[in-house]
Formats: sequence, structure tokens, C1' cells
RNA sequence: GCCGAAGUGGCGGAAUCCGGCAGACGCGUAGCACUCAAAAUGCUAUGGGAGCAAUCCCGUGUGGGUUCAAUUCCCACCUUCGGCA
Repeated sequence: GCCGAAGUGGCGGAAUCCGGCAGACGCGUAGCACUCAAAAUGCUAUGGGAGCAAUCCCGUGUGGGUUCAAUUCCCACCUUCGGCA
């Protein structure tokens, strides 16, 4: 230099095929229950911001494009990994 794969909440990881409620599921964390107390277990909550609240805005590596609508399709770039030379 060329080809290919991957990048998503605090962490792992799904949704990509065939565009349609982003974050299922697990871990972690917080609160509650249980206990004399703890552990274990169970239940609930858990991206960020604004707002008293209802609700609204932003968010899938970065920046653009297509579209009513993009994690998904297209283009460029960045990072990591693999292959070829």
C1' cells in the first nucleotide's frame, strides 16, 4: 500500500439479515424486603441534560449523505484486530 472484520449505557453484549419504540439479557450499583446482624435470595430502579411537574431535547467511534424515519443503507475519516504484498 491492498482486502476484510469490529467499534452501542459503568462493564460484557443483543437488535444489523429485511431501515420502523435504541440499549433486550447478564454483571455491577442503589433502595426495599428477609435476618439479632450479615451473607445468600427476592422485588424495584438504573444513558445524559432541561423542567416543580406533565413533558421535551440529545445520545450506537467521528463527520457528512439518502429517507417521513438510520445502530441498520451510502461516502470519507479515526482506532483495534486479521489476511495479502
Predicted 3D model of an 85-nucleotide RNA (transfer RNA) from a bacterium. The sequence was found in a public genome assembly. Rfam family: tRNA. The family's RNA type in Rfam is transfer RNA.